[in-house]
RNA sequence: GAACCAUCACGAGCGGGGGAGGGAACUGGCCCGAUGAUCCUGCAGCAACCGGGGCCGAUGCCCGUCAGGUGCUACAUCCAGCGCAGAGCCGAUCCGUCCCGGGCGGCCGAGCGGAAGAUGGAAC
Numbered sequence: 001g002a003a004c005c006a007u008c009a010c011g012a013g014c015g016g017g018g019g020a021g022g023g024a025a026c027u028g029g030c031c032c033g034a035u036g037a038u039c040c041u042g043c044a045g046c047a048a049c050c051g052g053g054g055c056c057g058a059u060g061c062c063c064g065u066c067a068g069g070u071g072c073u074a075c076a077u078c079c080a081g082c083g084c085a086g087a088g089c090c091g092a093u094c095c096g097u098c099c100c101g102g103g104c105g106g107c108c109g110a111g112c113g114g115a116a117g118a119u120g121g122a123a124c
Stems, first nucleotide, its partner, number of pairs: 001124001004121005013043005021032003026081004044073003048070003051065001053063002077116001082113003088107004094102003
């Protein structure tokens, strides 16, 4: 650096540094920030992966978590933007067993999938 696999609705705080924007890119929102944010760092914590252990015997699921390796510790990857689309709302006026229902068009978008991103693993 470009790919592969897995996960991403839960969880997790104080101090020091620093000093203006920041929450991955772009757009639109919505939030955080001089009561000091984003970021760096010390300790602490969380638990997704590796790791050591157990169960099991399909090399997958589960349990559990010593030392350790990464990672993470506002808002769902903060939300949406690409596709499909429930429920709901509106419209004209088409149909019917007629004051209700079905169909048509539009708005909206729970959810599912995809794209992109982040993290880990095993390699190139």
The RNA shown here (SAM riboswitch aptamer (S box leader)) has 124 nucleotides and comes from an Actinomycetota bacterium. Its Rfam family is "SAM riboswitch aptamer (S box leader)". Gene Ontology term of the family: regulation of gene expression. Its mean pLDDT, the model's own confidence on a scale to 100, is 79.